[in-house]
């Protein structure tokens, strides 16, 4: 330096649930919490998944209902990119 993560040590993150704030929603942020995580650090580039405000269409007939749709999300779904702690074998 590369690979690797069966040992040790130091630290880190935080699912469900719940409270508050925020958002049209999905979701996000903060507190409590701890299922898990060796990149569960960062980046929406590809695929997947979630939502559907605006827009469009249909219907209805006075702004309602239904459908389509990402420009909204998700990095704790996978791939890819990028940075990084420890070091037994």
């Nucleotide at each position: 330096u590369a690979u690797u993560g069966u040992a040790a040590a130091u630290a880190g993150c935080a699912a469900a649930u719940u409270c508050a704030u925020u958002g049209a929603a999905a979701g996000a942020u903060g507190g409590a919490g701890a299922c898990g995580c060796a990149a569960a650090g960062c980046c929406a580039u590809g695929a997947g998944u979630c939502u559907a405000a605006a827009g469009c269409a249909a219907u209805a007939g006075u702004u309602g209902u239904u459908g389509c749709c990402a420009u909204g999300a998700u990095a704790g779904u996978c791939a890819g990119g990028u940075u990084g702690c420890c070091a037994a074998a």
c-di-GMP-I riboswitch aptamer from Clostridium saccharobutylicum DSM 13864, 89 nucleotides, folded computationally. It matches the Rfam family "c-di-GMP-I riboswitch aptamer". From the family's description: GEMM was predicted in a large-scale screen for bacterial structured RNA regulatory elements. RNAcentral records the identical sequence in 2 taxa. NCBI's taxonomy places the organism under Bacteria, Bacillati, Clostridia, Clostridiaceae, Clostridium saccharobutylicum. The RNAcentral record of the sequence draws on Rfam and Ribocentre.